[in-house]
RNA sequence: UGGGUUGAUCGGAUAGCCGCAGUUCAGUGAUGAAUUGAGGAAAGUCCGUACUCCGUAGAGCACGAAACCGGGGAAAGCUCGGGAUGGGGUAACCUAUCGGACAGGGCCACAGAAAUAUACCGCCUGUAAAGGUAAGGGUGAAAUGGUGGUGUAAGAGACCACCGGAAACUGCAGUAAUGCGUUUGCCAGGCAACCCCUUUCGGGAGCAAGGUCAAGCAGGAAUGGUGCAGGCUGCUCGCCUGAUCAGCACAAGCUGAACAUUCCAGGUGGACCGCAUAGACAGAUGGCUAUCCAGGUAUGAAAAUACCGGACAGAAUACGGCUUAUAGAUCAACCCAGCAA
Numbered sequence: 001u002g003g004g005u006u007g008a009u010c011g012g013a014u015a016g017c018c019g020c021a022g023u024u025c026a027g028u029g030a031u032g033a034a035u036u037g038a039g040g041a042a043a044g045u046c047c048g049u050a051c052u053c054c055g056u057a058g059a060g061c062a063c064g065a066a067a068c069c070g071g072g073g074a075a076a077g078c079u080c081g082g083g084a085u086g087g088g089g090u091a092a093c094c095u096a097u098c099g100g101a102c103a104g105g106g107c108c109a110c111a112g113a114a115a116u117a118u119a120c121c122g123c124c125u126g127u128a129a130a131g132g133u134a135a136g137g138g139u140g141a142a143a144u145g146g147u148g149g150u151g152u153a154a155g156a157g158a159c160c161a162c163c164g165g166a167a168a169c170u171g172c173a174g175u176a177a178u179g180c181g182u183u184u185g186c187c188a189g190g191c192a193a194c195c196c197c198u199u200u201c202g203g204g205a206g207c208a209a210g211g212u213c214a215a216g217c218a219g220g221a222a223u224g225g226u227g228c229a230g231g232c233u234g235c236u237c238g239c240c241u242g243a244u245c246a247g248c249a250c251a252a253g254c255u256g257a258a259c260a261u262u263c264c265a266g267g268u269g270g271a272c273c274g275c276a277u278a279g280a281c282a283g284a285u286g287g288c289u290a291u292c293c294a295g296g297u298a299u300g301a302a303a304a305u306a307c308c309g310g311a312c313a314g315a316a317u318a319c320g321g322c323u324u325a326u327a328g329a330u331c332a333a334c335c336c337a338g339c340a341a
Stems, first nucleotide, its partner, number of pairs: 001337010012292007020037007039312001043323002046321005051206004063202005068082005083098006099197002104195002106191003120137002122133004145163006164187002166184004171180003210273004219264006228242005244257005293310001295308005
């Protein structure tokens, strides 16, 4: 200098004018003034909580979730560090997986004799019948650890050396997962994202949760009060008569009918709370101009000039996370290559 890896930060600035919303103040009001007004993800609504209402004796079953180790955290499909086994990259580094297969059941296509139990060809003994084998062949993703030797009738961890695995250990290191070591020939597979087993955890719905106040209509109660028609004087008041309807089962008799006032219960429209140093009411947070800062294009030898031009996106109860989108810029550590001293 170029390319890359990881982590972090910013993601236009200043001024003026116009506009929008909340709050406060002034004003009878119209309105005015002051002040505040999106994000790192406000997004997806995936995980965990607070909060609210409903449900709930206890225990169990069922169902669902989580599952290497340690720290943090209220918790989390959270985070930090570490471990084992794989994959990618020259490297820095990135990335997938993680309890149990002697508790039990089930499955392992095709091929192959055989897929967890076996012997087709072969090898050996034997006249044969039969028996002993798993070296070799062949199939397959997988065939009884692998290679070499000893051994044998032929063979075989039957035995030996090395390699791989497993188990055990009061061996060493580490908090632990685990690593290293020693010993033992102990070596007959995979799937638990098939059921299952073990451990831990888990009620449901969600701010349109939910709560408070409460017009009007209708309902109930109390008090006042008596509707309709006719007559007495045309009206008012008052008086008289009659009919209708409803209730007391019917008849008789009694009471009531309209209206007004007050109260009661539930609660619709509505208002408020929940609700916030943005915050409602389906939802304000914007636009223009000038200068500058990144960036791009054209012309130009250069200086410069002209034009374009600002990523993803848009709070709705709040918080902790995860995931996804994001032009461009900056910083730190590390890796690789080249050059110079």
Record summary:
The RNA shown here (Bacterial RNase P class A) has 341 nucleotides and comes from Pelolinea sp. A source record names the gene rnpB. Lineage of the source: Bacteria > Bacillati > Chloroflexota > Anaerolineaceae > Pelolinea. Of the family's consensus pairs, 97% are formed in the model. Model confidence (mean pLDDT): 75 of 100. Its Rfam family is "Bacterial RNase P class A". Rfam links the family to the GO terms dimeric ribonuclease P complex, ribonuclease P activity and tRNA processing. Rfam describes the family as follows. Ribonuclease P (RNase P) is a ubiquitous endoribonuclease, found in archaea, bacteria and eukarya as well as chloroplasts and mitochondria. It is annotated as a ribozyme.